[in-house]
Context: one part of a larger RNA
């Protein structure tokens, strides 16, 4: 100089306290370890792996096993050469594809489109993340991390970057043998809160006019929602106290907003030989009638257990029925699909309208209004199982997802322990969309309803800053 310390001093963080809701127990999804299998393909493993790669495992994806086939190969380029080439038909086969048979194609004559020798050139989800690009998580959105010149040290190397103040901040102020940059903080972007100017259609409806069982339904309007451009707006800028100042305090003031107004993107030297050769790319290395490649069937969905992340629940602040209100955001022509009929339903048949502020997905749901049930393993609770369906798609056996009839399991709030969260925040409600034919989605990622408790405080845990201190550690 670091780094440690059950060493001091200082200061932050849902770290710990005060609160609200959970996991740890029950079903069950879903990942993971074991274990079993011919195969359960393969990685990711304290924090920083375990609803993770996967924003879709019936086939196919698929690497994985069985079997059955190829051998210049399934793609593509170059060159040679030939046209009974594509295509259909017929046997054989699980296909892959093998034998026969039909079949003489288009042409700008250059080829198109197919075949067949040799060849240059293939292929490899094989093995090295401890040879690598590139991306990435983390500590960490912490507030540090350097430089040049000067100065001091024999030198490592210090200073500056320490100190007194202040901040979210190496943030700014005052001081100093320093002086100043530099990467990062912050602002500069974008979303949202308030206004104000264009603009007025597909949207919107104050005033006039028609009109209707009703509806902006029509003429009309452009006031106001609202839409998307463009500006104003917030800056301790004004008062008061306090301070040399930076600034910090106020039930100030005016303001939609006050001191970062809320959110987003944005990740500094660098650390963990942290991931990832299986996105890709790439050295080395290693197979080449097989570790390549086609194919059909199984597997990846197995199940004595063990953890993780959810989902429904275990009830009356609730569970049925009935009727009634109000979002935001995003899809959609191979697509949504209204009305109108059949079905109990899933769904089914006909069809308008929409390349979308028009039309359609689209019913928001919790709330409200009435009613019923009365404390129970029940009208709670929905597992599993039996039956009967409707859809998707060559194909729902192994392995789909919904309906509808029946069946009605465990559970009466969870030991030790441990998560999350400080405002439109937790909690709860429901609502889209990526993948996707269809779905195992209770997941990811968005949206919007209702909407709280709480924090005295830094002794304690655990992470982290700065600064000093000890050290047999580098």
């Nucleotide at each position: 100089u670091g780094a440690c310390g059950g060493g001091g001093g200082c200061c932050c963080g849902c770290a710990c306290a005060a609160g609200c809701g959970g996991u740890g127990g029950a079903g069950c999804a879903u990942g993971u370890g074991g274990u079993u299998u011919a195969a359960u393909u393969c990685g990711a493993u304290g924090g920083u792996a375990c609803g993770c790669g996967a924003g879709g495992a019936a086939c196919c994806u698929u690497a994985c096993c069985u079997a059955g086939g190829c051998u210049a190969g399934a793609a593509u380029g170059c060159g040679c050469g030939u046209g009974c080439a594509a295509u259909c038909c017929c046997g054989g086969g699980a296909a892959a594809u093998c034998g026969g048979g039909a079949g003489u194609u288009c042409u700008u004559c250059g080829g198109a489109c197919a075949c067949a020798a040799a060849g240059c050139a293939a292929g490899g989800u094989g093995c090295u993340g401890c040879a690598u690009g590139g991306u990435u998580g983390u500590c960490g959105u912490c507030a540090g991390c350097u430089c040049g010149u000067g100065c001091c040290g024999u030198g490592a190397g210090g200073u500056g970057u320490u100190g007194g103040g202040u901040u979210a901040a190496g943030u700014c102020c005052c001081g100093c043998a320093a002086c100043g940059a530099g990467c990062g903080c912050a602002a500069c972007c974008c979303c949202u809160a308030u206004c104000a100017u264009u603009a007025g259609u597909u949207g919107c409806c104050a005033u006039c006019a028609g009109g209707u069982u009703a509806a902006g339904c029509u003429g009309g309007g452009g006031a106001c929602u609202c839409u998307a451009a463009u500006g104003a707006g917030a800056c301790u800028g004004c008062c008061u106290g306090c301070g040399c100042a930076a600034g910090c305090a106020g039930u100030g003031a005016g303001g939609a907003a006050g001191g970062u107004g809320g959110g987003g993107a944005c990740g500094a030297c660098g650390u963990c030989a942290a991931a990832u050769c299986a996105u890709c790319a790439u050295g080395g290395c290693c197979c080449u009638u097989a570790c390549g490649c086609c194919u059909a069937g199984g597997g990846c969905u197995a199940c004595a257990c063990a953890c993780g992340u959810g989902c429904u629940a275990c009830a009356a602040u609730g569970g049925c029925c009935a009727g009634u209100a109000c979002a935001g955001a995003g899809g959609g022509u191979c697509g949504c699909g209204a009305a109108c009929u059949c079905g109990c339903a899933a769904g089914g048949g006909u069809a308008a309208g929409c390349u979308a502020a028009u039309c359609u997905c689209u019913a928001a749901a919790a709330g409200c209004u009435g009613g019923u049930c009365u404390c129970a393993g029940u009208u709670c609770g929905g597992a599993u199982c039996g039956g009967a369906g409707u859809c998707u798609g060559c194909a729902a056996c192994u392995c789909g997802a919904c309906u509808c009839c029946g069946u009605g399991a465990a559970g009466u709030c969870g030991g030790a322990a441990u998560c999350g969260c400080u405002a439109g925040u937790a909690a709860u409600c429901g609502u889209a969309u990526a993948u996707c034919a269809g779905c195992a989605a209770u997941g990811a990622u968005a949206c919007g309803g209702u909407g709280a408790a709480u924090a005295c405080g830094u002794u304690c845990c655990c992470g982290g800053g700065c600064c000093u201190u000890g050290u047999a550690c580098a």